[in-house]
Molecule: transfer RNA
Organism: Nanobdellia archaeon
RNA sequence: GGGCCUGUGGUCUAGUGGCUAUGACAUUGCCCUCACAUGGCAAAGAUCGGGGGUUCGAUUCCCCUCAGGCCCA
Repeated sequence: GGGCCUGUGGUCUAGUGGCUAUGACAUUGCCCUCACAUGGCAAAGAUCGGGGGUUCGAUUCCCCUCAGGCCCA
């Protein structure tokens, strides 16, 4: 330098054009307990890596770019 793959709450992840972006763990509050753990209920937490384009509408499609990984040279 060329090709391919991945990027979504703190972490891991579902979703591949259309309702308020899914769940688990973690965090916080409440219940339970003498207390702790377990368990139950609830809450907060994401500009979907960044920018642009297509579209009535983009996490999803296209282009550029950033970061990581693999292969070739």